Predicted 3D model of a 1506-nucleotide RNA (small-subunit ribosomal RNA) from an uncultured bacterium. The sequence is in RNAcentral, with records from ENA and Greengenes. Its mean pLDDT, the model's own confidence on a scale to 100, is 85.
[in-house]
């Protein structure tokens, strides 16, 4: 410090998520030791049991129990009993002090509760310290004890008697309190202090070891407390008004004390947008965690404060409480009970139950520290100190060290060689921390007691105090820490992870299953992501997970963000509060700055030392605590006050432009309607139609009239207005702007939360108006449907007046104001200057536009009219959806507007730009793409392939173009992969091993054959004599075998776009980047072909050329070819020749080379000449980067999986040839351009020895017999056919057509039944040119005619090749299809076969409404009234004092009044839960219906409204 994740890729925006730290944690797996810490975060739930507050006999009466002593009695002579408070002491009781501390918890509390700083001139403080004074006299009770009684108990009644440091009275008291008087000092809102004076009132306690310890009053100190104040301290405005003791005053009361704290009266105030009141949540702080900091989160342990003590209320006592281990009352709960009545309060320490993911022992000791009481010894102390439990955390240590390669064994992997585990182990040599056993052994102890001595004090050598010395003592922890010895490597390693982020990789299993997952995402048969294993990485007595928190997150932005398009500028003005504010002088010193003082507890953090072996931890000192308060100083800036100025702002005067606003009037054109004339059959409308109008006279046309609405041309990125918006002309009223020159005011300004006004269209209310247009509605079309688009009609509405609504994509998607910052070109209004015959030119100001520099921006873009650089103020934003929705409030007549969430859900949503792809976008161009033509297919019959069906099987593959006469260049058996049946199991085939045998061969039997059985002949070749090679048989196991699966694991091969002209790279440049440029542009071409231009310059793969063939000529060669000349012949037959043809080798030729024109002086195009051929001459081979997971595992090869007496192998028969039907590709036809008969002519290219087969003979023929020739320019296949000539047929189902069927044959073959081809005779079907639709072809082409070949025993209408005859048409590129380039839009990128919306149906989830129902809290109005306090008091009772002895004062009880807790009623508010039914929302697998959006998305989309 950043990383992952939106996209094909990019930049940005933006969320989600990860790495770090930390925890009072919990859970899972694991676990050796020690030190230091921590340990109910949940039910402030309920609690059994024990303990947690007592002490003082030096306050008192006393003496139950214990002990001692004395005396007595009994005697068992050292025991028992009795007596004596005599002694040590002491239960209970009276009294004093303490119990208000210490310990626990965090319910409540949003508060002067806490923090901090002040104040009290408005207070108190037991014990302690200091000072002063005093401690006199008297009295009455009462507990205990005793006696009697009630009760189960708790407890309690009566009587008698008694004490005190208990209680009461009197005295005294300058100083105390109250009061009266006078003076001084101080302070300044009140008053305070000192002195003087008057009157009244108020104290005390004794004990003693005689030393002291106490008591009372007063003053002061210290400590603790009380009260008040400034500032700070959480959420919501969907809580906006709250308050009647409320705010203040006066009198009174009350308190330790100020105060509405309480009360009577008076006044009507007080708080609140700087957030009152209500609701929700919460103890606050020092600190803790995190963070660079600012902040954020938190408030366990330790420390300070507060609050509470079963719940609610109350007071008493006391210095202090409204009291955790006190009291009274009410309530709930629990317990005891003899049913009459009683008892209790662990949020003390342990512990129990419950709750919970979860938190310990019913331990030891007062040794230390501290507290209470006491003169003290001492007692008490679950405070505390220790121990126990727990890896809960932090820190430290150990589980060995060195050496050791045969790189052992085993495991795992493997390319089978090896690698790895791994110096790891074993082995050898050492060490002994820790744990274990044994022994030794600090410190925590200071004090207190006893004795002695000195000093102080004193009259004193008593005593007491202090100090010193000596003595005996005080340790829970504790088997302490620590040290030593002993033995032996001995007793001691796990957890998580290994796809990326993120360090670490392989095998097996599984097969979208099981599972993983923090995010992205893995898993559908080769998973580094699941599970296991080996290996590795990280941390380590721990490691992971989960939870919550800070960080990263600049993702709430003070430090430190934004708002044109990503979320975000209010629709626009005016203006209140608030915020901000020109220039200058003086003053002040609030802000601001500096210094000082006080405080900011300790602990903690930080720094420097010190102590535990180190560390954690502990300890000492420092710094810090950024704060608050006070004092002093400074005065630049801001503020306050006072006074000036004119540059901001405004006023006056004079001009100017304008659809600025309101009202009134008026004009012409047009539409419609009415009347009427002319006139006749249509009009109207559309893509095409129809509805509609019209013979009752439309439409057209002429004239007249009515009525409403809107204002052509001018008209313009022209004008005006704040925005919405404003358009004929004239008049009236009226707002603003601007220009000019002077004068005046003197900061009067800017912005603007609330507030208030204006505010398109639609809509609403009332009343008018209504020509045209036109939601709804009706009809006609379109359509699968068409509640739409189109058409014909048509009502609200549109118009006017008045009122409401208050919203729009109300947009420049850009708040208002001010200042500053290059230029250039327009345009509107005003002013100045110059100049002309005229147009005009320069300049200034206010608007309004286009480009553009700097700068800014994610980019697009903005750019003086900023989105630049600054200042002021306001508004708004914080992931997408849910949702601008629900609920609540406000407004509205309603529609609705405004304010405005949450649950839940996703990991994205979004902006700009890029490259593609696509478009029922555009431009340019090409192609038998269309058009122009010729001939077909689609109809018939047949052939062939496919689908489907059938079947035991009809083997398999190929499926738009680019499957379907395709693999198959040829299924009767074989092929053959399929089916049925019969057989084999190391196998039909390969290699290795062992044994035997030559190999091989003849014949017979069974069987469908495979196979099985029998049988004959045969002993080979090489040799170093051991054997070897080859072949066969048998056996064993390794293995063979598989046309079994996966073409979506693959290689290779192929198809296709497409023979389309494209596809890329290097360097440079541009861009943040993806990328762009080059490759675009202007021409041109068949072509990214070439030229020119150009931030590009070059290059590669493609194009073209090079190759083959064909067209002309030449050279060479001349047999098997040829024959002009010479002979010869039936015949190039022979001689001869090689001229010609042909053959097959080598050359030439064509290059826009030449001429003219066009073009840009280019490339190139057009025309021409010459030439066999002319612009690539014709044809072929040749197929860029890539696309289609295209095709093929059945050509072959191959990974993985599967079968192994079978999914392998052999054999026979069957099937692949089936047949209602559908489709593709062909053949033959339908006839006269023809059929048939006869005659006659002319090819090319092939093939041939398991072959082609002449001639001859036979057969009507297919063919048969025979044999010549030929290994081929020699022989054969082999007559080419259309054509030509002639005859016939005469338009008919025919002399067309030949299917089908019957009979008879031929050939091939082991075999033609299923299932071959051909021949002859007979038979003679459909069919008379083919619907929608659709195919091929641009010249030697289409069409037509025959020939040959491959495969092949046989079996072509298919395929491949060959020649013969031989056309028509192309104006042209509008349209259909495909393609190329440029451009444009895009929400597509699996790329339009894309994306995507809504209803409905189903399942689940959360949520709103809902007749209501059940709880909680609370307001108001009442009722009620325990205990208690205060007031009153007729009754009763009554020791102290007074008394006239009767009583009184006073007190208590009772009664009563006031206040008041629980509780009750009524009525509201609010909140939670629940509710038949219901609303929308979200999420789900491949459901239904349509196709709304994205392209001009096929009617441009969107906003508001009905």
């Nucleotide at each position: 410090a950043g990383g992952g994740u939106u996209u094909g890729a990019u930049c940005a925006u933006g969320g989600c998520u990860c790495a770090g730290g930390a925890u009072g944690a919990a859970c899972g797996c694991u676990a050796g030791c020690g030190g230091c810490a921590c340990g109910c975060u949940u039910c402030a739930u309920a609690c059994a049991u024990g303990c947690a507050a007592g002490u003082c006999g030096a306050g008192g009466g006393g003496c139950a129990g214990c002990a001692u002593a004395a005396a007595g009695u009994a005697c068992u002579u050292g025991u028992a009993c009795u007596u004596u408070g005599a002694u040590g002491g002491c239960g209970a009781c009276c009294g004093g002090c303490g119990a208000a501390c210490g310990g626990g918890u965090g319910c409540g509390u949003a508060a002067c509760g806490c923090g901090u700083a002040u104040g009290c001139a408005a207070c108190u403080u037991a014990c302690c310290u200091u000072u002063u004074a005093c401690u006199a006299g008297a009295g009455a009770a009462u507990a205990g004890c005793c006696a009697a009684g009630a009760g189960a108990a708790a407890u309690u009644u009566u009587g008698a008697u008694u004490a005190a440091u208990g209680c009461u009275c009197u005295a005294u008291a300058c100083u105390c309190u109250u009061u009266u008087u006078a003076a001084c000092u101080c302070a300044c809102a009140u008053g305070a202090g000192u002195u003087u004076u008057u009157a009244a009132g108020a104290a005390a306690a004794g004990c003693u070891c005689c030393g002291g310890c106490g008591g009372u009053a007063a003053a002061a100190g210290a400590u603790g407390g009380g009260c008040a104040u400034g500032c700070g301290u959480c959420c919501u405005a969907u809580u906006a008004g709250c308050u009647u003791g409320u705010u203040g005053g006066u009198g009174g009361g009350g308190u330790a004390a100020a105060g509405g704290c309480c009360u009577a009266c008076c006044a009507a105030g007080g708080c609140g947008a700087c957030g009152a009141u209500c609701c929700a949540u919460a103890g606050c702080u020092g600190g803790u965690c995190u963070g660079a900091g600012a902040g954020g989160a938190u408030g366990a342990u330790c420390a300070g404060c507060c609050a509470c003590a079963c719940u609610g209320g109350g007071a008493c006592u006391g210095a202090g409480a409204c009291a955790c281990g006190g009291c009274c009352c009410a309530g709930a709960c629990u317990c005891c009970u003899a049913c009459g009545g009683g008892a209790g309060g662990c949020a003390g320490c342990a512990g129990u139950a419950g709750g919970g993911a979860a938190u310990a022992u019913u331990g030891g000791a007062c040794a230390a520290u501290g507290g209470g009481g006491g003169c003290a010894a001492c007692c008490c102390u679950g405070a505390u100190c220790c121990a126990g439990c727990c890896a809960u955390g932090c820190c430290g240590c150990g589980u060995g060290u060195g050496u050791g390669a045969a790189g052992a064994a085993g495991g795992c992997c493997u390319u089978a060689g090896g690698g790895u585990u791994g110096u790891a182990a074993a082995g050898c040599a050492c060490u002994u921390u820790c744990a274990g056993u044994a022994g030794g052994g600090a410190g925590g102890a200071a004090g207190g007691c006893c004795a002695u001595a000195a000093g102080g004090u004193u009259a004193a050598u008593a005593a007491c105090c202090u100090u010193a010395u000596g003595g005996a003592u005080u340790g829970a922890c504790g088997u302490u820490a620590c040290c030593u010895a002993c033995a032996g490597a001995a007793g001691c390693a796990g957890c998580a992870c290994c796809g990326g982020c993120u360090a670490a990789c392989u095998c097996c299993g599984u097969g979208c299953c099981a599972g993983c997952a923090g995010c992205c995402g893995c898993g559908g048969u080769a998973a580094u992501a699941c599970g296991g294993a080996g290996g590795g990485u990280g941390c380590a007595a721990g490691c992971g997970u989960u939870a919550a928190u800070c960080g990263g997150a600049a993702u709430u932005a003070c430090u430190g963000g934004g708002c044109g398009u990503a979320a975000a500028g209010c629709g626009c003005g005016c203006g209140u509060a608030g915020g901000c504010g020109g220039u200058u002088u003086g003053u002040u010193a609030a802000g601001u700055g500096a210094g000082a003082u006080g405080u900011g507890a300790a602990a903690g953090c930080c720094c420097a030392g010190g102590g535990c072996u180190c560390a954690a931890c502990c300890u000492u000192g420092g710094a810090a605590c950024u704060g608050c308060a006070u004092c002093u100083c400074a005065u630049a800036c801001u503020g306050g006050c006072a006074g000036g100025c004119u540059a901001g702002a405004g006023u006056a005067c004079g001009g100017u432009a304008g659809a600025g606003g309101g009202g009134g009037g008026u004009a012409g054109a047009a539409u419609u309607c009415c009347a009427u004339g002319u006139g006749u059959a249509g009009c109207g409308g559309u893509g095409a139609a129809a509805u509609g109008c019209g013979u009752a006279g439309a439409g057209a046309u002429g004239u007249g009239g009515a009525g409403g609405a809107a204002u052509a041309c001018c008209a313009g990125u022209g004008g005006c207005g704040a925005a919405g918006g404003c358009g004929g002309c004239c008049c009236c009223c009226u707002g603003g702007a601007u220009c000019g020159a002077u004068a005046c005011u003197g900061a009067c300004g800017c912005u603007a939360a609330g507030g208030u006004g204006c505010g398109a269209a639609a809509g609403c209310g009332u009343g008018g108006g209504g020509a045209g247009c036109a939601a709804a509605c009706a009809g006609g079309a379109u359509u699968a449907g068409a509640u739409a688009c189109c058409c014909u009609g048509g009502u609200a509405g549109u118009c006017c007046a008045c009122g409401c609504u208050g919203u729009a994509a109300a947009c420049g998607a850009u708040g208002u104001c001010a200042a500053c910052u290059a230029g250039c070109c327009g345009u509107u209004g005003g002013g100045g200057g110059g100049g002309u015959a005229a147009u005009c030119c320069c300049u200034u100001u206010a608007g309004u536009g286009g480009c553009g520099u700097a700068g800014c921006u994610a980019a697009c873009g903005c750019g003086a009219u900023a989105a630049g650089u600054u200042g002021a103020c306001c508004g708004c934003c914080u992931g997408g959806g849910g949702a601008g929705u629900a609920c609540g409030g406000u407004c509205g007549c309603a529609a609705g507007a405004u304010u405005a969430a949450a649950a839940c859900u996703c990991a994205a949503a979004u902006g700009a730009a890029u490259u593609g792809a696509c478009g029922g976008g555009g431009g340019c161009c090409c192609g038998c793409a269309c058009a122009a033509g010729c001939g077909g297919u689609g109809g018939a019959g047949c052939a062939u392939g496919u689908g489907g069906u059938u079947u035991a099987a009809u083997u398999c593959g190929a499926c738009g173009c680019a499957a379907c006469g395709c693999g198959a260049a040829g299924a009767a058996c074989c092929u053959u992969a399929c089916c049925u049946g019969g057989u084999c199991u190391u196998g039909a085939c390969a290699u290795c091993c062992u044994a035997c045998g030559a190999a091989c061969u003849u014949u017979c039997c069974a069987g469908a054959a495979a196979u099985g059985g029998a049988u004959u002949g045969g002993u080979g070749c090489c040799u170093u004599c051991g054997g070897g090679a080859g072949c066969g048989u048998a056996g064993u196991g390794a293995c063979a075998g598989g046309u079994g699966c996966u073409g979506c694991a693959u290689g290779g091969c192929u198809g296709u776009c497409g023979u389309c002209a494209g596809c890329u790279c290097g360097u440079g440049u541009c861009g943040u980047g993806a990328g762009a440029u080059g490759u675009u542009g202007g021409g041109u071409u068949a072509a990214g072909u070439c030229c020119c231009g150009u931030a590009a310059c070059g290059a590669g793969c493609g194009c073209a050329a090079c190759c083959c063939u064909u067209g002309u000529c030449c050279c060479u060669a001349u047999u098997u070819g040829c024959c002009a000349u010479c002979a010869u012949u039936u015949a190039g037959u022979u001689g001869g020749g090689c001229a010609c043809u042909c053959u097959a080798g080598g050359g030439a030729g064509a290059c826009u080379g030449c001429c003219g024109g066009u073009g840009a002086c280019a490339a190139a195009c057009c025309g021409g000449a010459g030439g066999a051929a002319g612009g690539u001459g014709g044809g072929g081979a040749c197929g860029a980067c890539g696309u289609c997971a295209a095709g093929u595992c059945a050509u072959c090869a191959u990974g993985g999986c599967c079968c192994u007496u079978a999914c392998g192998a052999c054999c026979a028969g069957g099937g692949c040839u089936a047949c209602a039907c559908a489709c593709g590709u062909g053949c033959u036809a339908c006839a006269a351009u023809g059929g048939a008969g006869c005659g006659u002519a002319c090819a090319a290219a092939g093939g041939g020895u398991u072959g082609c087969g002449a001639u001859c003979u036979c057969g009507c023929g297919a063919g048969a017999g025979u044999c010549a020739g030929c290994u081929a320019a020699u022989c054969c296949c082999g007559u080419a056919a259309a054509a030509c000539g002639u005859u016939u047929c005469g338009u008919a189902g025919u002399c067309c057509g030949g299917a089908u069927c019957g009979c008879a044959g031929u050939c091939u073959g082991c075999a033609a039944c299923u299932c071959g081809a051909c021949u002859g005779c007979g038979u003679g079907a459909a069919g008379u040119c083919g619907g929608a639709a659709u195919c091929g072809c641009u010249a030697g082409u289409a069409a037509u005619c025959g020939u040959a070949g491959a495969u092949c025993a046989g079996a072509a209408u298919g395929c491949u090749a060959c020649g013969g005859u031989g056309a028509a048409u192309a104006c042209g590129u509008u349209c259909c299809c495909g393609g190329g380039c440029c451009u444009u839009g895009u929400a597509c990128a699996c790329a339009c076969c894309g994306c995507c919306c809504g209803u409905c149906a189903c399942a689940c989830c959360a949520u709103g409404g809902g007749a209501g129902u059940g709880g909680g809290u609370u307001g108001c109005a009442a009722a009620a009234g325990a205990a208690g306090u205060g007031g009153g008091u007729a009754g009763c009772a009554u020791a102290a004092c007074c008394u006239u002895u009767u009583g009184g004062a006073g007190u208590g009880c009772g009664c009563u009044c006031a206040c008041c807790a629980c509780u009750u009623u009524g009525u509201g508010a609010u909140u939670c839960a629940u509710g038949a039914c219901u609303g929308g929302g979200g999420u789900g697998a491949a459901g239904u219906c349509g196709u709304a959006a994205c392209a001009a998305g096929g009617u441009a989309a969107c906003c508001g409204u009905a």